[in-house]
RNA sequence: CUCUUAUCGAGAAAGGCUGAGGGAUCAGGCCCUGUGAAGCCUUAGCAACCGCCCUGACCAUUGCGUAACAGCGAUGGCCGGGGGUCAGGUGCUAAAUCCUGCCCGCUCCGGCAUCCGCCGGGAACGGGAAAGAUGAGAG
Numbered sequence: 001c002u003c004u005u006a007u008c009g010a011g012a013a014a015g016g017c018u019g020a021g022g023g024a025u026c027a028g029g030c031c032c033u034g035u036g037a038a039g040c041c042u043u044a045g046c047a048a049c050c051g052c053c054c055u056g057a058c059c060a061u062u063g064c065g066u067a068a069c070a071g072c073g074a075u076g077g078c079c080g081g082g083g084g085u086c087a088g089g090u091g092c093u094a095a096a097u098c099c100u101g102c103c104c105g106c107u108c109c110g111g112c113a114u115c116c117g118c119c120g121g122g123a124a125c126g127g128g129a130a131a132g133a134u135g136a137g138a139g
């Protein structure tokens, strides 16, 4: 760097150096910032993924049991629902990934139409996609 996959409304900041920008990119919006941005370093913290333990559902095989069910187990697999734990690896420590952008639904408005319906527009909400971030795995 590429691919696959999972997650992304939770959580968690002080100090030092430095000195003007920053919130990924483009646009719009909205924010943060000399009461110190970004970056680097130190310390601290968080607990998402990897790790460990418990538990649940489901599937397969099977034992007991029953007239048959029910019910009670065992082993293995799988999912990740729930809980706990460690702080080793990665990550993270303003705001939903800060919000919107593309598509669909719903709702509202305007125009056209005899009707079915068609066209245009705005905002909120819901769902999805794209892009991005992070982990795990592979190349």
Base pairs, nucleotide, nucleotide: 001139002138003137004136005135006134007133008132013043014042015041016040017039021032022031023030026101027100028099029098044093045092046091048090049089050088051085052084053083054082055081056079058077059076060075061074062073063072064071097131102128103127104126105125108121109120110119111118112117
Predicted 3D model of a 139-nucleotide RNA (SAM riboswitch aptamer (S box leader)) from a Balneolaceae bacterium. The coordinates come from a structure-prediction model, not an experiment, and the mean pLDDT is 75. Taxonomically the source falls in Balneolaceae (Bacteria, Balneolota, Balneolia, Balneolales). The sequence was found by an Rfam model in a public genome assembly. It matches the Rfam family "SAM riboswitch aptamer (S box leader)". Gene Ontology term of the family: regulation of gene expression.